[in-house]
């Protein structure tokens, strides 16, 4: 200066005016980092529920935080980068099952070329070379052979023990063993933990008038109306009380809160003083228009958190690699 990786801040403010929700009526206070997808995890409420077991669902290296998680820190071991760094649902394939297309001689099993022999239209060794494939029987060098082969050896690999360091994942050494048996489990499955349901339109109180429906009084006597004019008779009209119900009210915003300081801890993230109280609507308020050089990107609360993804403008420093000039 360029590339790049890592962590952070900020998302405007001040001030006339209009205008809008809350309201303790004081010009008080009024969206966000994602208020957003609604993906996990909770707190609240109702429901259902002896206690088991199946079935279904989920997580799956190790330690740590958390109410609580699938999240979060630190760590292993993998795998990517030249590097800072990043990234992994990272048990289990000797408990069964299934599937692995083309190619290629052959895919859990092998002789197509090639090499060696030999009694040579042929049988026999043979996995060192070639060729396919994602994947060929442990890698490489020696030795050794007819040619070759872990055959045998040394190295490094694997796998078993056995000390030794770590809470622990796992590392380090050393010894033995010639090395046997592909891959796939976000493919059926096994293992070991976890796991009731809805979901604030959840749900609580309170409930007027009129319509409707119920129950219980009263029906003595009159009146009115309806059943056929008329009489009986019987229904309604009366009184209390229940449903049902437009709605209001509450859940609703002070809570595993936020801030700052100091203690503990690599961190996460806990403890403790202090201080603060920062939106509460119900067709839904938080907007405009001017000044200050001038406001811009994604984007708008509706029960409340903790988390994850996803969208997006500016700004900062920390480190890595480059390439310049002194």
């Nucleotide at each position: 200066c360029g590339a790049g990786u890592a962590a952070g801040c900020c998302a405007a403010g001040u001030g006339a005016c209009c205008g809008c929700g809350c309201u303790u009526c004081g010009u008080g206070c009024g969206a966000g980092g994602a208020a957003a997808g609604u993906c996990c995890g909770a707190g609240c409420u109702c429901c259902a529920c002896a206690g088991g077991a199946c079935a279904g669902g989920g997580u799956g290296c190790c330690g740590g935080g958390u109410a609580a998680c699938a999240c979060c820190c630190g760590g292993u071991g993998a795998a990517g980068g030249c590097g800072a760094c990043u990234u992994c649902a990272a048990g289990g394939a000797a408990a069964g099952u299934g599937c692995a297309a083309c190619a290629g001689a052959a895919a859990u099993a092998a002789a197509c070329c090639g090499c060696c022999g030999c009694u040579u239209u042929g049988c026999g060794g043979u996995a060192a070379g070639g060729a396919u494939g994602g994947a060929a029987a442990g890698g490489c060098g020696g030795g050794g052979u007819a040619a070759g082969a872990g055959c045998c050896c040394a190295c490094c690999g694997a796998u078993g023990c056995u000390u030794c360091g770590g809470c622990g994942a796992c590392g380090a050494a050393g010894c033995a063993u010639g090395c046997c048996c592909u891959g796939u489990a976000a493919a059926c499955c096994c293992c070991a933990c976890c796991c009731g349901g809805a979901g604030c339109a959840a749900g609580a109180u309170u409930g007027a008038a009129a319509u409707g429906g119920g129950a219980g009084c009263a029906u003595u006597c009159a009146a009115u109306g309806g059943c056929u004019g008329u009489c009986c008779g019987u229904c309604a009209c009366g009184c209390u009380c229940c449903c049902c119900g437009u709605a209001a009210u509450c859940g609703c915003u002070g809570g595993a809160a936020c801030g700052u300081g100091c203690a503990g801890g690599u961190a996460a993230c806990u403890g403790u003083a202090c201080g603060u109280c920062a939106a509460g609507a119900u067709a839904g308020a938080u907007g405009g228009u001017c000044a200050c050089a001038u406001a811009a990107a994604c984007a708008g609360a509706a029960c409340u958190c903790g988390g994850c993804u996803u969208a997006c403008g500016g700004c900062u420093u920390g480190c890595u690699c480059g390439a310049u000039u002194u």